[in-house]
Context: one part of a larger RNA
RNA sequence: GGCGUAUGGGGAAUGCCUUGGCUCUUGAAGACGAUGAAGGACGUGAUAGGCUGCGAUAAGCCGCGGGGAGGUGCCGAAUAACCUUCGAUCCGCGGAUUUCCGAAUGGGGAAACCCGUUACGCUGAAGGCGUAACAUCGCAAGAGGACAACCCGGAGAACUGAAACAUCUAAGUACCCGGAGGAAAAGAAAUCAAAUCAGAGAUUCCCUUAGUAGUGGCGAGCGAAAAGGGAAUAGCCCAAACUCUGAAGGUUAAGGCCUUUAGGGGGUUGUAGGACUGCAAUAUGGACUAUAAGUUUAAAGUGGAAAUUAUCUGGAAAGAUAAUAUCAUAGAGGGUGAUAAUCCCGUACACGAAUUAAACUUAUUACCUAGCAGUAUCCUGAGUAAGGCGGGACACGUGAAAUCCUGUCUGAAUCUGCCAGGACCAUCUGGCAAGGCUAAAUACUCUCAAGAGACCGAUAGUGUACCAGUACCGUGAGGGAAAGGUGAAAAGAACCGCGAACAGCGGAGUGAAAUAGACCUGAAACCAUACGCCU
Numbered sequence: 001g002g003c004g005u006a007u008g009g010g011g012a013a014u015g016c017c018u019u020g021g022c023u024c025u026u027g028a029a030g031a032c033g034a035u036g037a038a039g040g041a042c043g044u045g046a047u048a049g050g051c052u053g054c055g056a057u058a059a060g061c062c063g064c065g066g067g068g069a070g071g072u073g074c075c076g077a078a079u080a081a082c083c084u085u086c087g088a089u090c091c092g093c094g095g096a097u098u099u100c101c102g103a104a105u106g107g108g109g110a111a112a113c114c115c116g117u118u119a120c121g122c123u124g125a126a127g128g129c130g131u132a133a134c135a136u137c138g139c140a141a142g143a144g145g146a147c148a149a150c151c152c153g154g155a156g157a158a159c160u161g162a163a164a165c166a167u168c169u170a171a172g173u174a175c176c177c178g179g180a181g182g183a184a185a186a187g188a189a190a191u192c193a194a195a196u197c198a199g200a201g202a203u204u205c206c207c208u209u210a211g212u213a214g215u216g217g218c219g220a221g222c223g224a225a226a227a228g229g230g231a232a233u234a235g236c237c238c239a240a241a242c243u244c245u246g247a248a249g250g251u252u253a254a255g256g257c258c259u260u261u262a263g264g265g266g267g268u269u270g271u272a273g274g275a276c277u278g279c280a281a282u283a284u285g286g287a288c289u290a291u292a293a294g295u296u297u298a299a300a301g302u303g304g305a306a307a308u309u310a311u312c313u314g315g316a317a318a319g320a321u322a323a324u325a326u327c328a329u330a331g332a333g334g335g336u337g338a339u340a341a342u343c344c345c346g347u348a349c350a351c352g353a354a355u356u357a358a359a360c361u362u363a364u365u366a367c368c369u370a371g372c373a374g375u376a377u378c379c380u381g382a383g384u385a386a387g388g389c390g391g392g393a394c395a396c397g398u399g400a401a402a403u404c405c406u407g408u409c410u411g412a413a414u415c416u417g418c419c420a421g422g423a424c425c426a427u428c429u430g431g432c433a434a435g436g437c438u439a440a441a442u443a444c445u446c447u448c449a450a451g452a453g454a455c456c457g458a459u460a461g462u463g464u465a466c467c468a469g470u471a472c473c474g475u476g477a478g479g480g481a482a483a484g485g486u487g488a489a490a491a492g493a494a495c496c497g498c499g500a501a502c503a504g505c506g507g508a509g510u511g512a513a514a515u516a517g518a519c520c521u522g523a524a525a526c527c528a529u530a531c532g533c534c535u
Base pairs, nucleotide, nucleotide: 001534002533003532004531005530006529007528008527009526015520016485017484020456021455022453023452024451025450026449027448028447029445030444032145039101040100041099042055043054044053046079049075050074051073061095062094063093064092065091066090070083071082072081106115107114108113116134117133118132119131120130121129122128136143137142150181151179152178153177154176161168165217191200192199204231205230206229207228214222215221235437236436237435238381242265243264244263245262246261247260248259249258250257251256270415272380273379274378275377276374277373278372279371285368286367290364291363292362293361294360295359296358297357298356299355301351302350303349307324308323309322310321311320312319325342326341327331333345334344335343386410387409388408389407390406391405392404393403396422417432418431419430420429421428472479473478492519495507496506497505498504
């Protein structure tokens, strides 16, 4: 020096565990805010660093309900001082208080600070203090800010793909802005269909049609619809004609007439309908305003069955053996010194609200809702429809390009009317634009409750199982960790010795175990010691 064995150090893998995550299901909710939110700053405890709670009434105040013996939150023990069967702590509901900043709103500002005006008060006085008002927009009501995703609208990329790249794609995606709701949007045919025969009957979503028809430097790609089957179903209101009332204006000698305007009635459609004229009539239903009553549910809770003994192992019995049992609408789950239906918490089941909320039902009430015949006249949404030019949306890239939107220029018809059926024309068929509203089926999950998992188990699972969006980094936008486990119970090692020692070690003691001592297990690399063998 090497190899081997043993014992240690070092190191943290592995195993086991789970307070935390992940993905879902069902239900609820989608709240908040000028009565000052979300989010913060600073305070607040006997002692008080942080977290939590709270706000100068400051780990709290008041009322009501529950509950019933201890309590003064956590890291965190101890001490002090207190509270409590005259019912505390605790739980639920309602109320009071709620500094300063923040939409922040009296003005300013480098957020949590500075400085005002007016009125009143301290007060006779103030370079002082207290209380109240004082932002902007809007006629007013009111608005403003916040908010995870979902929704509607405005504006809108590039990388990329096309094996380059320009049309095209990515994609109307990302990002930005505005707005709303618990959903939003859409929605009661100027719709489809069919082909000269029929048929359907608002919208939305799912399956299918179908990667089809199409579209496409006919490249890459993009990509329907009708029909069919389901989910859910619900239909309505204005404008106008006509009429009444009021006001203003014009006109006439007067009765009156005309124009404009405001309000009421009327009326709402394609088999055209309505006004108008004549006749008849008070029924039926509704998508629901308010009040009252009731029911159910939720927000604290209450009751809740049934096993013992002996032996064995063990630190410990719930384990094993033996013996007799019991309950079960409860043998879900968790805990207890190892694996417990019958020890504890619970579970099945039954019950419960002073107060608050939601849904539903009933009653009353507000509101809306109907016919027949006639057809002379009147009405039925205009700078609209449509067209030219330029764009955009439609699966559809200008194409034979219908349909929809419109920047610009033109610009109809009026029921003997108009639009559509993918250029266009005829016939036929379907519909009635240029006003509006409309539940459900559908989308999502910051959040709450209950539950589930051939999901993870501390380099995994959220970045965060732990005082984590912390420490730390960055001028800033922003980036962003590491870090779990003594034991059944602290019984957390009294006392002694060595030592400078509050270090460390050796005894002693506790414990089943201390090579469980700041800790479960404790692999390998690496280091050391002892012994053996070889050189």
The part of an RNA shown here (large-subunit ribosomal RNA, domain I) has 535 nucleotides and comes from a Pseudomonadota bacterium. The source organism's lineage runs through Bacteria, Pseudomonadati and Pseudomonadota. Model confidence (mean pLDDT): 83 of 100. Its Rfam family is "Bacterial large subunit ribosomal RNA".